[in-house]
């Protein structure tokens, strides 16, 4: 970097330092000099993978990742289902897919 599965409605933030932009992209909508982002310190949350128990469900446990604004903020593609307006849009909603994240294997 690229494949394959798998989860993605829940959890979980102080403080210093920087200074001005961020929330992957687009379009919302939102965070943001009452200091975001980032990087450090502490601290905390979570059982994917190890690891111990257990026939098995399942537990225990923070070793190795990860994660601590909004569901993955919300929609982006296609599909029902109700409204409105009239044939094609437009809103609500719902399910799938996309696309991202993370883990685990694997090329």
């Nucleotide at each position: 970097u690229u494949c394959u599965u798998a989860u993605c409605a829940a959890g979980a933030g102080c403080g210093a330092c920087c200074g001005a932009g961020g929330g992957a992209c687009u379009g919302g909508c939102c965070c943001u000099g009452u200091g975001a982002c980032g990087u450090c310190g502490c601290g905390g949350c979570a059982a994917c993978c190890a690891g111990c128990c257990u026939u098995a469900c399942g537990g225990c446990a923070a070793g190795g990742u990860g994660c601590c604004a909004a569901u993955u903020c919300c929609a982006g593609c296609g599909a029902g289902a109700c409204c409105g307006c009239c044939u094609g849009c437009g809103g609500u909603u719902u399910c799938g897919c996309a696309a991202g994240a993370u883990a685990a294997g694997g090329a």
A computed fold for a 107-nucleotide RNA from a Deltaproteobacteria bacterium, annotated as SAM riboswitch aptamer (S box leader). Rfam family: SAM riboswitch aptamer (S box leader). About the family: The SAM riboswitch is found upstream of a number of genes which code for proteins involved in methionine or cysteine biosynthesis in Gram-positive bacteria. Gene Ontology term of the family: regulation of gene expression. Its mean pLDDT, the model's own confidence on a scale to 100, is 85. The model forms 97% of the base pairs in the Rfam consensus. Lineage of the source: Bacteria > Pseudomonadati > Myxococcota > Myxococcia.